Predicted 3D model of a 71-nucleotide RNA (transfer RNA) from a Lachnospiraceae bacterium.
The coordinates come from a structure-prediction model, not an experiment, and the mean pLDDT is 81.
[in-house]
């Protein structure tokens, strides 16, 4: 330099145009004499800009960051 893939919550991780799953942990209640166990409730403009569409986490094009491959 030149191609590829991959980026979604503190953390793992589903989702292939139609309100964005679970699971651990935080935090809040229930219980309990206090406390663990155990239950119930709470969270995501989906890396960033822009395009395309009635509608984008999804398509398109760029751009950061990672990981490999080629020279």
């Nucleotide at each position: 330099g030149g191609c590829g893939c991959c980026a979604u919550a503190g953390c793992c991780a589903a989702g292939u145009g139609g309100u964005a799953a679970g699971g651990c942990a935080u935090g809040g209640g229930a219980c309990u004499g206090c406390a663990a166990c155990u239950c119930c409730c709470c969270g995501a403009u989906c890396a960033c800009c822009a395009g395309u569409u009635c509608a984008a986490a999804u398509c398109u094009g760029g751009u950061u960051g990672g990981c490999g491959c080629c020279u």
About this RNA
It was read from a public genome assembly. It matches the Rfam family "tRNA". Gene Ontology term of the family: triplet codon-amino acid adaptor activity.